[in-house]
Bacterial RNase P class A from a marine eukaryotic metagenome, 336 nucleotides, folded computationally. The RNAcentral record of the sequence draws on MGnify.

RNA sequence: GAGUUGGCCAGGCGAUCGCUAUCACUUCGGUGAUGGAGGAAAGUCCGGGCUCCGCAGGGCAGAGGGCCAGAUAACGUCUGGGCGGCGCGAGCCGACGGAAAGUGCCACAGAAAAUAUACCGCCAGCCUGGCUGGUAAGGGUGAAAUGGUGCGGUAAGAGCGCACCGCGCCGUCGGUAACGGCGGUGGCAGGGUAAACCCCUCUCGGAGCAAGACCAAAUAGGGAAACAGAUGCCCGCGGCCCGCGGGCGUUUCCGGGUAGGUCGCACGAGGCGUCCGGCGACGGGCGUCCCAGAUGAAUGGUCGUCCAUGACAGAACCCGGCUUAUCGGCCGACUC
Numbered sequence: 001g002a003g004u005u006g007g008c009c010a011g012g013c014g015a016u017c018g019c020u021a022u023c024a025c026u027u028c029g030g031u032g033a034u035g036g037a038g039g040a041a042a043g044u045c046c047g048g049g050c051u052c053c054g055c056a057g058g059g060c061a062g063a064g065g066g067c068c069a070g071a072u073a074a075c076g077u078c079u080g081g082g083c084g085g086c087g088c089g090a091g092c093c094g095a096c097g098g099a100a101a102g103u104g105c106c107a108c109a110g111a112a113a114a115u116a117u118a119c120c121g122c123c124a125g126c127c128u129g130g131c132u133g134g135u136a137a138g139g140g141u142g143a144a145a146u147g148g149u150g151c152g153g154u155a156a157g158a159g160c161g162c163a164c165c166g167c168g169c170c171g172u173c174g175g176u177a178a179c180g181g182c183g184g185u186g187g188c189a190g191g192g193u194a195a196a197c198c199c200c201u202c203u204c205g206g207a208g209c210a211a212g213a214c215c216a217a218a219u220a221g222g223g224a225a226a227c228a229g230a231u232g233c234c235c236g237c238g239g240c241c242c243g244c245g246g247g248c249g250u251u252u253c254c255g256g257g258u259a260g261g262u263c264g265c266a267c268g269a270g271g272c273g274u275c276c277g278g279c280g281a282c283g284g285g286c287g288u289c290c291c292a293g294a295u296g297a298a299u300g301g302u303c304g305u306c307c308a309u310g311a312c313a314g315a316a317c318c319c320g321g322c323u324u325a326u327c328g329g330c331c332g333a334c335u336c
Base pairs, nucleotide, nucleotide: 001336002335003334004333005332006331007330008329009328011306012305013304014303015302016301017300019036020035021034022033023032024031025030038312042323043322045321046320047319048318049317050208051207052206053205057242058241059240060239062204063203064202065201066200067081068080069079070078071077082096083094084093085092086091097199098198102197103196104193105192106191119139120138121135122134123133124132125131126130147165148164149163150162151161152160166188167186168185169184170183171182172181173180174179212263213262214261215260222254223253224252225251226250227249232248233247234246235245236244270289271288272287273286274285275284276283277282
C1' cells in the first nucleotide's frame, strides 16, 4: 500500500419552553422525582412464548427439512468438524441422502448424446482419385464424445498387455461420526441431471392481541326458509376417512341495537459486571439494575458549545434468527 475478518458507537454537554408514562403530594388549578423509539423498530421470510378451540388419537393427502456431532424454548438459525468448489493467501460459498427401483430430459452443432457409431483421418486388399474390410490412438463439433498419462505391442490401432492415477469390492488402522490413511484384488464401463417426476428418512393440530377476559349501556330474546325426530340427524377438531365427544333441535338468510370503558400491556427464554466449564455456539454461580407502554397515536422547538454523522429511518403483545436499506467514525486479529 492492497485485502480478509470480528467487535463497538448512533450525536454529546448546558440553558429555556413544550409533550407523555409511573409514583408521591395536592388549595384539584397543579407541583415534584424518575424515565421516554432502532441497528435495523423495516420485510412478514422462519421459529417460539402467550390466548382460545373440552379430549388434538390413528391414517391418507399436503407442506417443510436432508453430510456428521453439538448449542438452543425451537428453527430452514448458530458453533465446530468432514467433503466439494473459488481464491497466491488470510478467507468465502455449498438446495451436501439416493442415478445399481423406475420414468423423463441433455436444445443447436456434430457421424453419433444410447438400441451407440465413423465426417476427416490411419492401415490392408482390389476390378484404382473409386470400392471392400479393419480401426477409434490423431483431428473436427459441442457444456459434455464413453476412464487419464506413459511404455510395449500391432498391418494400423485399441486396457490388447504393463506401471502409476481414477473407479468398484475386500481387509485393517485412526476418528463418537461424517470421513481419512495403508494394504490387497478386479481390466473395470457409457456419462450428466433429482433446485426434474420419484425413492428413502426426519418434523408438522388449527386460529391468532383486530387472540382472549370482564364491566356498562342499548335494541325488536323480531321475521323467513331448509333439514330432522334418538337403529337417525346436527355440531366440534385446516382438507378427507376412521375414532372420540357434545346436543335433541341444528343450520342459513334478512332486519335492528351497541361498537363505550377496563384488563391483556411489560419482571422478561431480561440487561450489565464478574468467576467457573467448554475449541466454540453456549451453559452455570455470585452481584447489581428496572431501561417506552401510546390508543386520531407521546420525546419537539430555540440558543450556545464540542464534534466524526445526521445517512437508512419511528415501538403498538413479546422474544430468538434471517433478509433488505444505509452517512460516517473507532478498536482488534490475520494475509499478500
Its Rfam family is "Bacterial RNase P class A". Rfam classes the family as a ribozyme. Its family is annotated with tRNA processing, ribonuclease P activity and dimeric ribonuclease P complex in the Gene Ontology.